This is a predicted structure of a 349-nucleotide part of an RNA (small-subunit ribosomal RNA, central domain) from an uncultured bacterium. RNAcentral holds the full RNA, with entries from ENA and SILVA. Its mean pLDDT, the model's own confidence on a scale to 100, is 87. It matches the Rfam family "Bacterial small subunit ribosomal RNA".

Context: one part of a larger RNA
């Protein structure tokens, strides 16, 4: 290489959009590039193979045949692929009628709580812990009543509930806006699937500039603990956490399970629609889309998966090929930096 694989053994790209490419529904007509059949030419000799023969045998040698699986030219075939034309509607999309939702962005508003400030009441403690101490407090704390300021987060509802491609999204209202699902079957007529590069999005932490800072809290500090304690516990506490704009581009970015399509027993919850029975907003029957659990065949090394497949098939992409060295070195590209991405070898077991 071929092959075999990728939930947990090595291995699915973090996610989408999409270029090239690869692959692609039904009917029909032509062409004949692929494909298939025939003919002709060529495919040197030697070699190889088969048969026969010659050296006493064998190696070796000789003869004949076959073969040289290829290429070119030419004559045909037209099922399949391709290509050109015509048509179709089931794939895909558009329209129409409905519909659920923490989908996104912007603006406004609200209440509870923490903290701080002011005023009142009030007096000696409060905090904190396994126990303490640091800390706060007679300059009046903590507790309690009233008022104010400010920031951040939205209890209950809340649900293996919902939405989103993923990351993710949760107080209320308004505006703008993306997608889904159901029903219908008016329209287009294969317009599809995947997708190397590419582009976009991408938690937290981190970075730049400017704001903001209530609570929490890396670092640094103090008090304890301990043999020590650069920790776990406690007291305070700065970056940060928040906002705007820009960068970073990584995560156990996980369902550790790529996308799409078709097919293959059931049972039972739950979310959103449609149809029917009843005409009753229930119940029941049925159907489509989502989300869970259990389970048969089948699969699996086992665990388990099981119509949301890890089953049976097809197409396309990504990735793996013993452990360590190492996601390191070097080089390239990207980044302000931190670093990211691509990614070895010697050596060793």
């Nucleotide at each position: 290489c071929u092959g075999g694989g990728u939930g947990u053994a090595a291995a699915g790209g973090g996610u989408g959009c999409g270029u090239a490419g690869g692959c692609g529904g039904c009917u029909u007509u032509g062409c004949a590039a692929g494909u298939c059949a025939g003919a002709u030419g060529u495919g040197a000799a030697a070699u190889c193979u088969a048969u026969g023969g010659g050296c006493u045998c064998a190696a070796c040698c000789c003869a004949u045949a076959a073969a040289c699986u290829g290429c070119a030219u030419u004559u045909g075939a037209a099922a399949c692929u391709g290509u050109a034309g015509a048509g179709c509607u089931u794939g895909a999309g558009u329209g129409a009628a409905g519909u659920a939702g923490a989908g996104g962005c912007a603006g406004g508003c609200g209440g509870a709580a923490u903290u701080c400030c002011c005023c009142g009441u009030g007096u000696a403690g409060c905090g904190g812990u396994g126990a303490a101490a640091u800390g706060c407090g007679u300059a009046g704390a903590g507790a309690u009543g009233g008022g104010g300021a400010g920031g951040a987060a939205c209890a209950c509802c809340a649900g293996u509930g919902g939405c989103g491609a993923a990351g993710g999204c949760g107080g209320c209202c308004u505006g703008c806006u993306g997608g889904g699902c159901u029903u219908u079957a008016a329209c287009u007529g294969a317009c599809g699937c995947u997708g190397a590069g590419g582009c976009a999005c991408g938690a937290a932490a981190g970075c730049g500039u400017g704001g903001g800072u209530a609570g929490c809290a890396a670092a640094a500090a103090g008090g304890a603990u301990c043999a020590g304690a650069u920790a776990c516990c406690c007291u305070g506490g700065u970056a940060g956490u928040c906002c705007a704009c820009g960068c970073u581009g990584u995560a156990a970015a996980c369902g550790a399970u790529g996308a799409u399509u078709a097919c293959u027993a059931g049972g039972u919850g739950u979310g959103g629609g449609g149809g029917g029975u009843c005409u009753g907003a229930c119940c029941c029957c049925u159907u489509c889309c989502g989300u869970g659990c259990c389970g048969g065949a089948g699969u699996u090394a086992a665990c388990a998966c099981a119509a949301u497949a890890a089953g049976u098939a097809a197409u396309c992409c990504a990735c793996c090929u013993g452990g360590g060295g190492a996601g390191u070195a070097c080089g390239g590209c990207c980044g302000c930096a931190a670093g990211g991405u691509u990614g070895a070898a010697a050596c060793u077991c």